[in-house]
The RNA shown here (transfer RNA) has 71 nucleotides and comes from a Chloroflexota bacterium. The RNAcentral record of the sequence draws on ENA. The source organism's lineage runs through Bacteria, Bacillati and Chloroflexota. It matches the Rfam family "tRNA". From the family's description: Transfer RNA (tRNA) molecules are approximately 80 nucleotides in length. It is annotated as a transfer RNA.
RNA sequence: GUGUCAAUAGUUCAAUGGUAGAACAAGAGUUUUGUAAACUUUUAAUGUCGGUUCAAUUCCGACUUGGCACU
Numbered sequence: 001g002u003g004u005c006a007a008u009a010g011u012u013c014a015a016u017g018g019u020a021g022a023a024c025a026a027g028a029g030u031u032u033u034g035u036a037a038a039c040u041u042u043u044a045a046u047g048u049c050g051g052u053u054c055a056a057u058u059c060c061g062a063c064u065u066g067g068c069a070c071u
Base pairs, nucleotide, nucleotide: 001070002069003068004067005066006065007064010024011023012022013021018054026042027041028040029039030038047063048062049061050060051059
């Protein structure tokens, strides 16, 4: 330099055009003399900028970051 893949919650992963979910983690509560465990509950996210569409995590383009291959 070229090609290709990926970017979603604090972490690991879903969601193939129609109001983004789960597990773990964190906060609060119940229980306990106290801690742990258990149960209940809460908070928390679509890399950036544009385009298509009534509607975009999803489709298209560019950029950024990272992985892989070739040179």